The RNA shown here (transfer RNA) has 73 nucleotides and comes from Rhodobacter sp.
């Protein structure tokens, strides 16, 4: 120093060929029980890491900058 990958919810990760983001775990409330925990049913929570561009339309596709990783030298 130069390539490559990744960055979405409070954690682990999805999101296929651009059409208004979604699972499990966790948390709230209810149901059930004398209670608790288990199980049920309901619910809040994200301006998608950051600045630009392309497009009617952008997690997504172009290029830049952060930050982890891995490779080469």
């Nucleotide at each position: 120093g130069c390539c490559c990958c990744a960055a979405u919810a409070g954690c682990u990760c999805a999101g296929c060929u651009g059409g208004u983001a979604g699972a499990g775990c966790a948390c709230u409330u209810c149901a059930u029980u004398c209670g608790u925990a288990a199980u049920g049913a309901a619910g809040g929570g994200g301006u998608c890491u950051u600045c630009g561009g392309u497009u009617c339309g952008a997690a997504u596709c172009c290029g830049g900058a952060u930050u982890g990783g891995g490779g080469c030298a």

Model confidence (mean pLDDT): 81 of 100.
The organism belongs to Rhodobacter, within Bacteria.